Overview:
SAM riboswitch aptamer (S box leader) from a Chitinophagaceae bacterium, 105 nucleotides, folded computationally. NCBI's taxonomy places the organism under Bacteria, Pseudomonadati, Bacteroidota, Chitinophagia, Chitinophagaceae. The coordinates come from a structure-prediction model, not an experiment, and the mean pLDDT is 84. The sequence was found by an Rfam model in a public genome assembly.
RNA sequence: UUCUUAUCCAGAAAGGCUGAGGGAAUGGCCCGUUGAAGCCUUGACAACCUGUUAUAAAUUAAUAAGGUGUCAAAUCCAACUCCGCGUUGCGGAGGCAGAUAAGUC
Repeated sequence: UUCUUAUCCAGAAAGGCUGAGGGAAUGGCCCGUUGAAGCCUUGACAACCUGUUAUAAAUUAAUAAGGUGUCAAAUCCAACUCCGCGUUGCGGAGGCAGAUAAGUC
């Protein structure tokens, strides 16, 4: 970096250094000197891979937490298409894009 599959309305933050941005991108709307992003330490959440146990077996269940991941807001919301309605909008479905995991080129 390509592609495939699964999931994305749940959950979980303190301290130190530092000091102005951050929430992918566009538009919104938010967060932020009562400290953003980043780095370090510790902790936590979750259970994709993995281990163990049970089972005849499994694409099953329970359990552990080794490899990842995550810890404002639904992936913060929308956008593009379609459907419905009481139509300056609202609701629903799908798609695009993205994130994470496992595999793959």